Large-subunit ribosomal RNA, domain IV from a marine metagenome, 323 nucleotides, folded computationally. The full RNA is in RNAcentral, with records from SILVA. Its Rfam family is "Bacterial large subunit ribosomal RNA". Model confidence (mean pLDDT): 88 of 100.
Context: one part of a larger RNA
């Protein structure tokens, strides 16, 4: 110097993106134990004592060794607050474990069974030796309170009067051939066949007419106005299908932006509580909340410590030198 370790005065996160890593905390007894709570939890909460062996009358008792008695191993740090998913799982084999998946619950749709759906060219399989309290598929995602508005446009369901409309069928009508007839360089021309057109007949399916948002989806604009100013419950006025309702809101969403205001600090782009001017929240791509949970993600604190101030000192593997 490198790399595993051990210890370090005096402080103690001043270190650094961020207590990373290290330290500390541990075991069993005994008392104790807060908000919140789904009454189950939370909670080993927090926190405080106690610990070896011997004797014995077993008690508020004596006594022995050691620096020390859970004397080596072993062997929880804890509080406090928010985001974000309710939980237990599940996952990117080898850079990601998570707020992501899944999940019980909810809600829509299909499906009456030779079921719907899925795989096969087909037989044939699975659904199922099931049968609507089932089977498929889409969303949502515990539990609570709820889930506004808009059907014009797209989808999907119902309807059948109209118009439109394929294959098919087809009255007429036309085209070539030619037995044939005449007025015979030639021109007419039956039936049959055969070109071409073709009135009209014709089904869903569009057009149409309703329905339908836990279906794809959407959910304004400019002007005025109250007796200080300042706002605007109020007018007006254009546009729309219909103008965003509860609740929440600088937020995993806020550009300006470190927003302001209040709390924490001496001193806080970060947190936390408020405000609403939401650039660009918003109600099953679910909205708000939530006890419990999380090798989750965010602040802060108490204990502890070489992370630091700032280093040294040991130890053992290397490096190096000599063999």
């Nucleotide at each position: 110097c490198u790399c595993u370790c051990u210890c370090u005065a005096a402080g103690g996160a001043a270190c650094u993106c961020g207590g990373c890593a290290a330290a500390a905390u541990a075991g069993c007894c005994u008392c104790g134990u807060a908000a919140c709570u789904u009454c189950g939890g939370g909670a080993g909460a927090a926190g405080a004592g106690g610990u070896a062996c011997c004797c014995u009358u077993u008690a508020u008792g004596g006594g022995u060794u050691g620096c020390a008695a859970g004397a080596a191993c072993c062997a929880g740090a804890c509080g406090c607050u928010g985001g974000c998913g309710a939980c237990u799982g599940u996952u990117u084999a080898c850079c990601a474990a998570a707020a992501a998946c899944a999940c019980a619950g909810g809600u829509c749709u299909c499906c009456g069974c030779a079921a719907a759906g899925u795989c096969g060219u087909a037989a044939g399989a699975c659904g199922a030796u099931a049968u609507a309290u089932g089977g498929g598929g889409g969303c949502u995602g515990a539990c609570a309170c709820c889930u506004g508005c808009c059907c014009a446009g797209u989808g999907c369901c119902g309807g059948a009067a109209g118009g439109u409309u394929a294959a098919g069928g087809g009255a007429g009508c036309u085209u070539g051939u030619u037995a044939g007839u005449c007025u015979u360089u030639g021109a007419c021309g039956a039936a049959g066949c055969u070109c071409g057109u073709g009135a009209c007949c014709g089904a869903a399916g569009c057009c149409c007419c309703g329905g339908u948002g836990a279906a794809c989806g959407g959910c304004g604009g400019c002007c005025g106005u109250a007796a200080c100013u300042a706002u605007a419950a109020c007018g007006g006025u254009c546009c729309u299908a219909a103008g965003g309702u509860a609740g929440c809101g600088a937020a995993a969403u806020u550009c300006c932006u470190u927003g302001u205001c209040g709390g924490g600090u001496a001193a806080g782009u970060u947190c936390c509580g408020a405000c609403c001017c939401g650039c660009a929240c918003g109600a099953a791509a679910g909205g708000u909340g939530u006890a419990a949970c999380g090798a989750u993600c965010u602040g802060c604190g108490u204990a502890c410590u070489g992370u630091c101030u700032c280093g040294g000192a040991g130890a053992g593997a290397g490096a190096c030198u000599c063999g």